[in-house]
RNA sequence: GGGCCUGUAGCUCAAUGGUCAGAGCGAGGGACUCAUAAUCCCCAGGUUCUCGGUUCGAGUCCGAGCAGGCCCA
Numbered sequence: 001g002g003g004c005c006u007g008u009a010g011c012u013c014a015a016u017g018g019u020c021a022g023a024g025c026g027a028g029g030g031a032c033u034c035a036u037a038a039u040c041c042c043c044a045g046g047u048u049c050u051c052g053g054u055u056c057g058a059g060u061c062c063g064a065g066c067a068g069g070c071c072c073a
Stems, first nucleotide, its partner, number of pairs: 001072007010025004018056001028042004049065005
């Protein structure tokens, strides 16, 4: 330098172009216990990488960029 893949909550990941983007773990609060762990309940947490485009409607489709990974040179 070229090709391909990935980018969504603190982490790991979902979401067929169609209501308000969710789950597990983790964080916070509570229950239980003499106490801790385990378990259960509640709750908060999002610039869906950025900028444009298409569309009535974009996390999803298209273009350019940014970051990371793999391969080739």

Predicted 3D model of a 73-nucleotide RNA (transfer RNA) from a Planctomycetota bacterium.
Taxonomically the source falls in Planctomycetota (Bacteria, Pseudomonadati).
Model confidence (mean pLDDT): 82 of 100.
It matches the Rfam family "tRNA". The family's RNA type in Rfam is transfer RNA.